[in-house]
Context: one part of a larger RNA
RNA sequence: GCCAACGACUUAUCUUGCGUUGCUUGUCUAAGCGCGUCAGCGCGGAGGCACAGCGAAAGCGAGUCUUAACAGGGCGAAUUAGGCAGCGCAAGAUAGACCCGAAGCCGGAUGAGCUUGCCUUGGCCAGGGUGAACUUUCGGGAAACCGAAAGGGAGGCCCGAACCGGUGGGUUGUGCAAAACCUUCGGAUGAGCUGAGGUAAGGAGUGAAAAGCUAAUCGAAUUCGGUAAUAGCUGGUUCUCUCCGAAAUAGUUUUAGGACUAGCGGCGUGAAGUAACCGCGGGGGUAGAGCACUGGAUGGUCUGUAAAGGCCGAAAGGCCGACAGACCAAUCAAACUCCGAAUACCGCGGCGGUAUCACGCUAGUCAGACUGCGGGGGCUAAGCUCCGUGGUCGCGAGGGGAAGAGCCCAGAUCGUAAGCUAAGGUCCCUAAAUCCAUGCUAAGUGUAAAAGGUAGUGUGCCGCCAUAGACAGGCAGGAGGUUGGCUUAGAGGUAGCCAUCCUUUAAAGAGUGUGUAACAACUCACUGCUCGACGGCGGGGCGCGCCGAAAAUGUACCGGGGCUAAGCAUGGUACCGAAGCUACGGGUUCGCCGGCUUCAUUGAAGCCGGCGAGCGGUAGGAGAGCAUUCCGGCCCGCAGUGAAGGUUGACCCGCGAGGGCGGCUGGAGCGGCCGGAAGAGAAAAUGUUGGC
Numbered sequence: 001g002c003c004a005a006c007g008a009c010u011u012a013u014c015u016u017g018c019g020u021u022g023c024u025u026g027u028c029u030a031a032g033c034g035c036g037u038c039a040g041c042g043c044g045g046a047g048g049c050a051c052a053g054c055g056a057a058a059g060c061g062a063g064u065c066u067u068a069a070c071a072g073g074g075c076g077a078a079u080u081a082g083g084c085a086g087c088g089c090a091a092g093a094u095a096g097a098c099c100c101g102a103a104g105c106c107g108g109a110u111g112a113g114c115u116u117g118c119c120u121u122g123g124c125c126a127g128g129g130u131g132a133a134c135u136u137u138c139g140g141g142a143a144a145c146c147g148a149a150a151g152g153g154a155g156g157c158c159c160g161a162a163c164c165g166g167u168g169g170g171u172u173g174u175g176c177a178a179a180a181c182c183u184u185c186g187g188a189u190g191a192g193c194u195g196a197g198g199u200a201a202g203g204a205g206u207g208a209a210a211a212g213c214u215a216a217u218c219g220a221a222u223u224c225g226g227u228a229a230u231a232g233c234u235g236g237u238u239c240u241c242u243c244c245g246a247a248a249u250a251g252u253u254u255u256a257g258g259a260c261u262a263g264c265g266g267c268g269u270g271a272a273g274u275a276a277c278c279g280c281g282g283g284g285g286u287a288g289a290g291c292a293c294u295g296g297a298u299g300g301u302c303u304g305u306a307a308a309g310g311c312c313g314a315a316a317g318g319c320c321g322a323c324a325g326a327c328c329a330a331u332c333a334a335a336c337u338c339c340g341a342a343u344a345c346c347g348c349g350g351c352g353g354u355a356u357c358a359c360g361c362u363a364g365u366c367a368g369a370c371u372g373c374g375g376g377g378g379c380u381a382a383g384c385u386c387c388g389u390g391g392u393c394g395c396g397a398g399g400g401g402a403a404g405a406g407c408c409c410a411g412a413u414c415g416u417a418a419g420c421u422a423a424g425g426u427c428c429c430u431a432a433a434u435c436c437a438u439g440c441u442a443a444g445u446g447u448a449a450a451a452g453g454u455a456g457u458g459u460g461c462c463g464c465c466a467u468a469g470a471c472a473g474g475c476a477g478g479a480g481g482u483u484g485g486c487u488u489a490g491a492g493g494u495a496g497c498c499a500u501c502c503u504u505u506a507a508a509g510a511g512u513g514u515g516u517a518a519c520a521a522c523u524c525a526c527u528g529c530u531c532g533a534c535g536g537c538g539g540g541g542c543g544c545g546c547c548g549a550a551a552a553u554g555u556a557c558c559g560g561g562g563c564u565a566a567g568c569a570u571g572g573u574a575c576c577g578a579a580g581c582u583a584c585g586g587g588u589u590c591g592c593c594g595g596c597u598u599c600a601u602u603g604a605a606g607c608c609g610g611c612g613a614g615c616g617g618u619a620g621g622a623g624a625g626c627a628u629u630c631c632g633g634c635c636c637g638c639a640g641u642g643a644a645g646g647u648u649g650a651c652c653c654g655c656g657a658g659g660g661c662g663g664c665u666g667g668a669g670c671g672g673c674c675g676g677a678a679g680a681g682a683a684a685a686u687g688u689u690g691g692c
Stems, first nucleotide, its partner, number of pairs: 001692006011095014026049003032043004053060002063075004098236002101233001105226006116200009125190001127159003130155001134151007163187003168183004202218001204214003239625006249262005263365002265362007274355001277350006288339001289337002294333003298329008309320004368393010398409003413586004418582003424576003427561003433573001435572006446563001452547003456544004461539005473530005479503003484498003509524001513522002587615013626681001628678006635672004645665005651660003
């Protein structure tokens, strides 16, 4: 891992609700007693519930309590039902209470043959080195004592085997080994190592102290018991079909992954012309808007204030600025409003037919997600976070979006090799238009992006010039006062400052650039001629483009091929396209109608037919069934001419769980019907046991 078997909502008592049965001169007996063929029958009213309530109580009583109160108020009475008991179902309480699972807590025992300390008694430590005290001799000294040599042999001394240890590295790491092996290393006369015997233990021992060790177990050993400890946590919880179908919110919580109450589900009972929708009538202060209030903020005018800002002035004072106010203009506001919607909400009426509401019983839910819209927080960041409001997912399949819970379309009762559509599509991959009409785009834009840039191109508008000749080009002119004044070394149109006139003209600036030290020179504006135009110049608008545009495995930002329409815009006609809708047939739920059968009092149940509305579904609720084991009804049956079981079939019945029938096997019991009772259904629990 596979297969098989086993494996989880039970039982007792009480309470509540629903259903049902009996009684209701209320109801039920408990212990016990008697009888018994042992199944049970009878007796037993003690007691319980009910029959009256109110008050804390004394107590009073259809009333009572409060109070001074016969004022009011609370709880009751009235009733036309109600009451008691049994059984069934559901839920709750108490018990192990659906099953498995702790770490732990407490008690009694067992452990110091491992290890820690201690006690008693034994054992062991190759070899080498160093050379303390002390002694002797010699020398010195008055002596104390000093020096030298020899002797001597101390030490938690030195080097290093045994022995004890375990520092670094390597090997091993399903090992030789639940701590080893190799190498290296520490101690090695000591607080040394070691044998044997003894001794101290579980909140206790022992500990040169690491919470170390106390038998591979230690921040409290092991074992048995209390014990099915407790587990707001995790996992698991077994047949079928039918109907309905949530929540991820609020309040409170030693509360936040738990719970209670409410909200939302189911089932039951009941009730108003209830809900949704439409019409009418309401109040409002949001969006928007506005500036009339409150406050902000810009420009201007005026008034006022000031000893203290700046400029001018001798001063008086003036001008600018500052501050405050008023006014004018133009503005801003969640905590501004002279105004003011749409929605929403409330009331009434209409339509409508239970979709609404109330009560009883009983769940699940309290981690939500994205998306549109209105907001707060954040950076008008986040697949961010927090509210409100709708949708979808959650619990929703199908079609589209290349793929993709939350987007778009659309809500799957079943069948059909039938039809029509939605979103989205119709060149090929790939079902359907290489469809029609009119434009646009040349960038593969389409098929990613900003400020900004752009004589790309299309279109509409405005202004000006133009056959009295525009624009561009060519030829020519472009002058005089004058070198304007100032400044300056110089300043001659052309460093800078000021002014910017007049004249001659077809026209010509006190000068648009280049240039010079300054001039000069070139050029421009402006003018003439030439040329010859349904043309030219300028402005702002709209459509589609262009640049701006660099990233990491390989094109890689159309799903691909590829496309100049198979791109974009507008309009149109076809077609494709889903589990949507339609058609035909079947099933089923609820409602209505008709018929039949049974029971029977109007009626109830079942069956058949017709019509209408339904039949996605997690948590969860309700209903109807299938199967297994046993029991009762001495009911009905099968079986060696072959029971159960096993196996097999392309057969029959049932929506299904399942039930029949036939073949083979098997070799002794088994079934049907009506009821009853449960050790009553397995794929999952790192499930348990066995097998492989």
Source information:
The prediction has a mean pLDDT of 86. Predicted 3D model of a 692-nucleotide part of an RNA (large-subunit ribosomal RNA, domain II) from a bacterium. It was read from a public genome assembly.